The RNA shown here (transfer RNA) has 68 nucleotides and comes from a bovine gut metagenome. The RNAcentral record of the sequence draws on MGnify. Its Rfam family is "tRNA". About the family: Transfer RNA (tRNA) molecules are approximately 80 nucleotides in length.
[in-house]
RNA sequence: GGGAGUAGCUCAUCCGGUAGAGCGACAGCCUUCCAAGCUGUAGGUGGCGGGUUCGAGUCCCGUUUCUC
Repeated sequence: GGGAGUAGCUCAUCCGGUAGAGCGACAGCCUUCCAAGCUGUAGGUGGCGGGUUCGAGUCCCGUUUCUC
């Protein structure tokens, strides 16, 4: 100097306008039971602190951790 930090995990969200998916967890259905399958629910100070803006995960500054 470059890249990355977003749900428990892996990652999307490419131009600023309600933050999502898969897996996992929980509940229900199904099944003699389990697994599988189907349906639903919960779960996020978006590393931290500031700034700009009517509005920031997204733009700007600082800072911190990991990585090349």